Notes
This is a predicted structure of a 71-nucleotide RNA (transfer RNA) from a Minisyncoccota bacterium. It matches the Rfam family "tRNA". By type it is a transfer RNA. The sequence is in RNAcentral, with records from ENA and MGnify. The source organism's lineage runs through Bacteria, Bacillati and Minisyncoccota.
[in-house]
């Protein structure tokens, strides 16, 4: 230097043009003699810029990290 992938919640992934979603994580409550486990509610997310488009996490483009080929 050339390619080819990835980036969504606090972690781990789905979702690919029409209202962003699941475990677990945290935080409440109940249970208990404390607790831990169970239940219940609550919490919070599309890396960043431009474009296509009525409408973009979703496609095009750059740029920012990361991985993996080649040389």
């Nucleotide at each position: 230097g050339g390619g080819a992938g990835a980036u969504u919640a606090g972690u781990u992934a789905a979702g690919u043009g029409g209202u962003a979603u699941a475990a677990c994580g945290a935080g409440g409550c109940a249970c208990u003699c404390c607790a831990a486990a169970c239940g219940c509610c609550u919490u919070g997310u599309c890396g960043g810029g431009g474009g296509u488009u009525c409408g973009a996490u979703u496609c095009c483009u750059c740029c920012a990290u990361c991985u993996c080929c080649c040389g």